Source information: The RNA shown here (transfer RNA) has 82 nucleotides and comes from a Cyclobacteriaceae bacterium.
[in-house]
RNA sequence: GGCCCCGUGGUGGAAUGCAGACACGCCAGACUUAGAAUCUGGUGCCCGAAUGGGUGUGAGAGUUCAAAUCUCUCCGGGGCCA
Numbered sequence: 001g002g003c004c005c006c007g008u009g010g011u012g013g014a015a016u017g018c019a020g021a022c023a024c025g026c027c028a029g030a031c032u033u034a035g036a037a038u039c040u041g042g043u044g045c046c047c048g049a050a051u052g053g054g055u056g057u058g059a060g061a062g063u064u065c066a067a068a069u070c071u072c073u074c075c076g077g078g079g080c081c082a
Base pairs, nucleotide, nucleotide: 001081002080003079004078005077006076007075010024011023012022025043026042027041028040029039030038044055045054046053047052058074059073060072061071062070
C1' cells in the first nucleotide's frame, strides 16, 4: 500500500429498516441486632426543584415516511496479502 471483519450504557451482550432486550454491576427501599443472601423499584447522557424537555449505537454526511441496521468519507482495533 491492497483486501476483509469489527466498533452499541460502568462491563458482557441482543435488536440486521418501523419503541436500544437481557444479565452483571451500581443506587434506593423491604427483610436483619448488624451484614450477607433474597425480594421490590430505579439505573444511556445533558438541562430542570418537579411535571417535563433535549439528545444519544466511534465521528460526520447521505438514502428513506422511518437507520444501530443500507451507502460514502474519516477515526480506532483485528486479520490476510504484498
Lineage of the source: Bacteria > Pseudomonadati > Cytophagia > Cytophagales > Cyclobacteriaceae. It was read from a public genome assembly. The prediction has a mean pLDDT of 81. Its Rfam family is "tRNA". The family's RNA type in Rfam is transfer RNA.